[in-house]
RNA sequence: GGAGUCGGCCAGACGAUCGCGGUCGCCGCAAGGCGAUGGAGGAAAGUCCGGGCUCCGCAGGGCAAGAGGCCAGGUAACGCCUGGGCGGCGCGAGUCGACGGAAAGUGCAACAGAAAGUAAACCGCCGAUGGCAGUGGGCGAGUCCCGCAGCCAGGUAAGGGUGAAAUGGUGCGGUAAGAGCGCACCGCGUCCGCGGUAACGUGGAUGGCACGGCAAACCCCCUCUGGAGCAAGACCAAAUAGGGAGGCACGCCUUCGGGCAGCCUGCGGCCCGCAGGUGUCUCCGGGUAGGUCGCACGAGGCGCCCGGUGACGGGCGUCCCAGAUGAAUGAUCGUCCUCGACAGAACCCGGCUUAUCGGCCGACUCCAUUU
Numbered sequence: 001g002g003a004g005u006c007g008g009c010c011a012g013a014c015g016a017u018c019g020c021g022g023u024c025g026c027c028g029c030a031a032g033g034c035g036a037u038g039g040a041g042g043a044a045a046g047u048c049c050g051g052g053c054u055c056c057g058c059a060g061g062g063c064a065a066g067a068g069g070c071c072a073g074g075u076a077a078c079g080c081c082u083g084g085g086c087g088g089c090g091c092g093a094g095u096c097g098a099c100g101g102a103a104a105g106u107g108c109a110a111c112a113g114a115a116a117g118u119a120a121a122c123c124g125c126c127g128a129u130g131g132c133a134g135u136g137g138g139c140g141a142g143u144c145c146c147g148c149a150g151c152c153a154g155g156u157a158a159g160g161g162u163g164a165a166a167u168g169g170u171g172c173g174g175u176a177a178g179a180g181c182g183c184a185c186c187g188c189g190u191c192c193g194c195g196g197u198a199a200c201g202u203g204g205a206u207g208g209c210a211c212g213g214c215a216a217a218c219c220c221c222c223u224c225u226g227g228a229g230c231a232a233g234a235c236c237a238a239a240u241a242g243g244g245a246g247g248c249a250c251g252c253c254u255u256c257g258g259g260c261a262g263c264c265u266g267c268g269g270c271c272c273g274c275a276g277g278u279g280u281c282u283c284c285g286g287g288u289a290g291g292u293c294g295c296a297c298g299a300g301g302c303g304c305c306c307g308g309u310g311a312c313g314g315g316c317g318u319c320c321c322a323g324a325u326g327a328a329u330g331a332u333c334g335u336c337c338u339c340g341a342c343a344g345a346a347c348c349c350g351g352c353u354u355a356u357c358g359g360c361c362g363a364c365u366c367c368a369u370u371u
Stems, first nucleotide, its partner, number of pairs: 001367010012336007020039001022037006041342001045353002048351005053229004065225005070084005085099001086097004100220002105218002107214002122160002124156003129153004134148005139142001168186006187209001188207008233293004243284006251260003262278006300319008337340001
């Protein structure tokens, strides 16, 4: 100098004016006014996990269902995080992994292929052994001996071919050809020793290979899980209607539907008439409208020290940092620059995932070059 890996941080800056809703103080009977002060994020998002909180449910146990799944630790908890193991990728810093069980059982494997699991034999190889039918040679001439090629039975699983996958791999020996048939190394299983909390690693002995793949197929094993969610839920509480209790009032008839009388209102007043209406008062309790709380001090932020490889834990100090409910967090102007991405709280918190113009810092790796 170039190429990269991991971690952390920022998210246009400054000023002026006007506005919006929160809190506090003062003024005001109130409506409101004045002043001060603070007002989105790293993801506020998706609502995918975990927890707090609230209401309902719950003797205990089991079944079912769902989720998780190498080991150890962290945590309120987790499917998250940290460290480690094993495996894949990378020269490396690093990074990715649903990473328990396939000798409990059931099942699946399209097409191709002989065969996809109690293996099998298409091409090929062999044809030792047995059979059939030939041919060359030998001499001591026997129904003798030596050889060559063919067909069949048969042997084989080295090689070819199919497939995502073919019954351990490589080499040597061996054989008619072959084959864990034998041996060496590797792999695998079992046992033992050693190291490690463990996952696991490592060494030795032993087995001749038996036990192929798929559990993001059913299943088995282990662990965890009650349901609903702030429109949860708690409190205060009109008007109207309806419910309950008590007091007062309550004439007559009835076929129980009502009718008559009385009382009230209207037709300007009064009488008649007509039309309409008809128990009244007090108290109690539930719910609705509306209001208050839940609701912003919290597994809280920052700094320092201590313990730990780390996630994290402990101690001390310091700070108060949006809280709406038609729902605020904005607009305009000026100056400057590298010209500004994704995006907008709604009960809260810890994670994960997804979106994101760009910039800064730290640690580390590889390559080249100079000293």